[in-house]
RNA sequence: GUCCCUAUGGUCCAAUGGAUAGGACGCAGCCCUCCGAAGGCUGAGAUGGAAGUUCGACUCUCCCUAGGGACA
Numbered sequence: 001g002u003c004c005c006u007a008u009g010g011u012c013c014a015a016u017g018g019a020u021a022g023g024a025c026g027c028a029g030c031c032c033u034c035c036g037a038a039g040g041c042u043g044a045g046a047u048g049g050a051a052g053u054u055c056g057a058c059u060c061u062c063c064c065u066a067g068g069g070a071c072a
Base pairs, nucleotide, nucleotide: 001071002070003069004068005067006066007065010025011024012023013022018055027043028042029041030040031039048064049063051061052060
């Protein structure tokens, strides 16, 4: 330099172009307990950035950024 893959809460993963963006762990509060753990209930928290296509984009296109890989 060329090409390919990946990027979603703190972490790990889901998500036919039409959802309230879902789950687990973690975190906070409440219940329980003499106190904690375990258990139960509730809650906060996310689509890497910019543009485009579309009635509608996490999803498709392009550029950039970051990480990984192949070739040179």
Predicted 3D model of a 72-nucleotide RNA (transfer RNA) from a Candidatus Wildermuthbacteria bacterium. Rfam family: tRNA. Gene Ontology term of the family: triplet codon-amino acid adaptor activity.